[in-house]
The RNA shown here (c-di-GMP-I riboswitch aptamer) has 79 nucleotides and comes from a soil metagenome. It matches the Rfam family "c-di-GMP-I riboswitch aptamer". About the family: GEMM was predicted in a large-scale screen for bacterial structured RNA regulatory elements. Its family is annotated with cyclic-di-GMP binding in the Gene Ontology. The RNAcentral record of the sequence draws on MGnify.
RNA sequence: GACAAGGGCAAACCCGCCGUGAGGCGGGGACGCAAAGCCACGGGUCAGAGUGAGACCUCCUGACAGCCGGGCUGCCGAA
Numbered sequence: 001g002a003c004a005a006g007g008g009c010a011a012a013c014c015c016g017c018c019g020u021g022a023g024g025c026g027g028g029g030a031c032g033c034a035a036a037g038c039c040a041c042g043g044g045u046c047a048g049a050g051u052g053a054g055a056c057c058u059c060c061u062g063a064c065a066g067c068c069g070g071g072c073u074g075c076c077g078a079a
Base pairs, nucleotide, nucleotide: 001076008033009032013028014027015026016025017024018023031066037072038071039070041069042068043067044064045063046062047061048060
């Protein structure tokens, strides 16, 4: 980061499985993505449990990388 080349990934939804749940895995499927490859470090959102008069608060436990920032790595090579 280009009306380039070879490609790659896979949203919603459906089916099956795991999980209290957020959500994850596999198959189908494509909304999109130049890192939509990897990482829970910071912020944020979500879930669980507890406390408590109540709460979206504090603490604890987990999830989301296709919410943002950040770190590491990668294909091609026009302006």
Its mean pLDDT, the model's own confidence on a scale to 100, is 86.